Transfer RNA from a Candidatus Woesearchaeota archaeon, 75 nucleotides, folded computationally. It matches the Rfam family "tRNA". Gene Ontology term of the family: triplet codon-amino acid adaptor activity.
């Protein structure tokens, strides 16, 4: 230098291929219930402008282009 893959909540990930209305799960956090207390269990809440920028579109996490970071391969 070239090609491919990944980037979504504090962490691990799904959703992307096939655009659609308020973006989800588990773990974790906080509060409550329960318990003599803790743990476990149950319930609720908070937390994301989907790496960044631009484009296409009535509408983009999803499609296109650029760019940044990480990984793998080739030279």
């Nucleotide at each position: 230098g070239c090609g491919c893959c990944c980037g979504u909540a504090g962490c691990u990930c799904a959703g992307c291929c096939u655009g659609g209305a308020u973006a989800g799960a588990g773990c974790g956090a906080u509060a409550g219930c329960c318990u003599u207390c803790u743990a476990a269990g149950c319930u609720a809440u908070a937390g994301g402008c989907c790496g960044c920028g631009a484009g296409u579109u009535c509408g983009a996490a999803u499609c296109u282009c650029g760019u940044c970071g990480g990984g793998c391969g080739c030279g």